Overview:
A computed fold for a 123-nucleotide RNA from a pig gut metagenome, annotated as FMN riboswitch aptamer (RFN element).

RNA sequence: UUUCAGGGCGAGGUGAAAGUCCUCACCGGCGGUAUAGUCCGCGACCGCAUCUUUGCUUUAUGAGCCGGGUGCGCUGAUCAGGUGAAAUUCCUGAACCGACGGUUACAGUCCGGAUGAAAGAAA
Numbered sequence: 001u002u003u004c005a006g007g008g009c010g011a012g013g014u015g016a017a018a019g020u021c022c023u024c025a026c027c028g029g030c031g032g033u034a035u036a037g038u039c040c041g042c043g044a045c046c047g048c049a050u051c052u053u054u055g056c057u058u059u060a061u062g063a064g065c066c067g068g069g070u071g072c073g074c075u076g077a078u079c080a081g082g083u084g085a086a087a088u089u090c091c092u093g094a095a096c097c098g099a100c101g102g103u104u105a106c107a108g109u110c111c112g113g114a115u116g117a118a119a120g121a122a123a
Base pairs, nucleotide, nucleotide: 001123002122003121004120010024011023012022013021025109026108027098028097029042030041031040032039037096038095046073047072048071049070050069051068052067055065056064057063058062078094079093080092081091082090100112101111102110
């Protein structure tokens, strides 16, 4: 420098209305480590502070808004048994978790920011 870099609502029920509720179902980013959604660390999302090109508002030095950079913060959830030198990572069983905004009714799975950004991977 270039390329790549997130999966998943199928069935039934209630209802005027649900991929959002209920029963069952389904999914699991990146690095580390005995192979990990639940360990350790990171990214994303979100918040605050600060700096700031262009643009917009303003008569205006200035102030505010959108966008961008940087720093700080925030950031969910696992146990039991077995094997083994070693595993909360494998095997067996039983659990649990999932940003923000939107929606005829509450969303990990639909739509949107996002044809974005990025931990990182490869060449």